[in-house]
Context: one part of a larger RNA
RNA sequence: AGUACGAAGAAUUGAAAGAAUCCAUCCUUAGUACGAGAGGACCGGGAUGGUUCAACCAAGGGUGGACCGGUUGUUGUACCUACAGCAUUGCCGGGUAGCCAAGUUGAGAGUGGAUAACUGCUGAAAGCAUCUAAGUAGGAAGCCCGUCUUUAUACAAGUUCUCAUAAAAGGUUUAAGAUCAAUACCUUGAUAGGCGAGAAGUGCAAGCAUCGUAAGAUGUGUAGCUGACUCGUACUAAAAUUUAG
Numbered sequence: 001a002g003u004a005c006g007a008a009g010a011a012u013u014g015a016a017a018g019a020a021u022c023c024a025u026c027c028u029u030a031g032u033a034c035g036a037g038a039g040g041a042c043c044g045g046g047a048u049g050g051u052u053c054a055a056c057c058a059a060g061g062g063u064g065g066a067c068c069g070g071u072u073g074u075u076g077u078a079c080c081u082a083c084a085g086c087a088u089u090g091c092c093g094g095g096u097a098g099c100c101a102a103g104u105u106g107a108g109a110g111u112g113g114a115u116a117a118c119u120g121c122u123g124a125a126a127g128c129a130u131c132u133a134a135g136u137a138g139g140a141a142g143c144c145c146g147u148c149u150u151u152a153u154a155c156a157a158g159u160u161c162u163c164a165u166a167a168a169a170g171g172u173u174u175a176a177g178a179u180c181a182a183u184a185c186c187u188u189g190a191u192a193g194g195c196g197a198g199a200a201g202u203g204c205a206a207g208c209a210u211c212g213u214a215a216g217a218u219g220u221g222u223a224g225c226u227g228a229c230u231c232g233u234a235c236u237a238a239a240a241u242u243u244a245g
Base pairs, nucleotide, nucleotide: 001153006163008162009161010160011159012158016150017149018148019147022050023049024048025047026046027045028044034039052107053106054105055104056103061100062099063098067094068093069092070091071090072087073086074085075084076083077082110145112144113143118138119137120136121135167243168242169241170186171185172184174182191237192236193235194233195232196231197230198229200226201225202224207220208219209218210217211216
């Protein structure tokens, strides 16, 4: 910009495109058919696994450089204590949210149609024979469907319903994101931050007291601290406003 219309909101059809449609083992049918025996099925039913794909994070895990703790050297805060900086995040032990796979869940469901090679039936040309010439039956992980996803800019631009005076700018944002876009919200408000409580993590803070020559231990005290999580709370910021027919 178009789609006849309105700077609408929803639901759809599907021309078209893509993905997938995979493999194995075991049980059973059945030690049956077959076979002298050795051996050993088709067809059908069921179970499990591999691989691939998709989604997810409840559990168990990985990561988790702004969470907690331990610890070495050194510098600084005048000193002790307590802390802070640097040393690969100094090194090490754990770890919330998020993300993730190695974890969890799910999928590959029909044999439907037309066929290939091939196998046939009937059957002449050619009194025979012949799957073919007329006619007719089967037959593949392949083809067309069926399954899943996208899809009306499919210019043949489709269809249905509802509503009928809005959609933007601007701002606070997000399980959304390079940007844009999209989401939630904008005081008639829980959108983000803060704060309160909790969860969860770490692992028992500082100070003080007691014991010990000291390192240290014990008590106060499941302590102190805490990023993303949950619930709550207007304290801060989402202002006033501007633009149309």